[in-house]
RNA sequence: GCGCCCGUAGCUCAGUUGGAUAGAGCGUUAGAUUCCGGUUCUAAAGGCCGGGGGUUCGACUCCCUCCGGGCGCACCA
Numbered sequence: 001g002c003g004c005c006c007g008u009a010g011c012u013c014a015g016u017u018g019g020a021u022a023g024a025g026c027g028u029u030a031g032a033u034u035c036c037g038g039u040u041c042u043a044a045a046g047g048c049c050g051g052g053g054g055u056u057c058g059a060c061u062c063c064c065u066c067c068g069g070g071c072g073c074a075c076c077a
Base pairs, nucleotide, nucleotide: 001073002072003071004070005069006068007067010026011025012024013023019057028044029043030042031041032040050066051065052064053063054062
């Protein structure tokens, strides 16, 4: 340099053919339970869906570009 894959909550990951308000588990916080803690139960907070642009009535999803990560190939006089 070329090609392919990935980027969604603090972490690990779902998300159907493009459809209305984006979810789960763990974690965090609060409450219940307990003498206290753990366990268990209930509730809540937490997201510009990597950034920008485009297509569309409508984009996490499609297209372009940039950034970051992984793999393969090529180059290294």